[in-house]
RNA sequence: UUAUAACGCCUCUAGGGUUCCGGCGGCAGCUGCAAAACUGCCGUGACUGGUCCGAGAGAGGCACUCCCGUUCGGCGUCACGCGGAACGGAGCCACGGCGGGACAAAAGCCCGGGAGAC
Numbered sequence: 001u002u003a004u005a006a007c008g009c010c011u012c013u014a015g016g017g018u019u020c021c022g023g024c025g026g027c028a029g030c031u032g033c034a035a036a037a038c039u040g041c042c043g044u045g046a047c048u049g050g051u052c053c054g055a056g057a058g059a060g061g062c063a064c065u066c067c068c069g070u071u072c073g074g075c076g077u078c079a080c081g082c083g084g085a086a087c088g089g090a091g092c093c094a095c096g097g098c099g100g101g102a103c104a105a106a107a108g109c110c111c112g113g114g115a116g117a118c
Stems, first nucleotide, its partner, number of pairs: 008062005015053002020050002022047001023044007064091002067089006074082003093113001095116001099111003
């Protein structure tokens, strides 16, 4: 440098924003002596939260592997070969923009194990 296989999914977390819920503030209506409650509208995420999004380089589980071992049995051109199942084991390393994209919006999501660096 090239080719092939795998690099998957689920749950969660770091993190994220604000569609919905809630909180807070304002206005109006209803009711009422008033206050409170209730309803609606507007604003607010430097509002802890619920819903929601969510990691290649975070966690767990399941799966997967042309990987290793043991056992079992099948087929064949039969002392070798092919392929199957169960159980156990292994599956390394990983610095990383700017910018753009989606959903309501943002993000460690996607572009992206990218560009680049070493």
A computed fold for a 118-nucleotide RNA from Hyphomicrobium sp., annotated as Guanidine-I riboswitch aptamer. Rfam family: Guanidine-I riboswitch aptamer. Its family is annotated with regulation of gene expression in the Gene Ontology. Of the family's consensus pairs, 97% are formed in the model. The organism belongs to Hyphomicrobium, within Bacteria.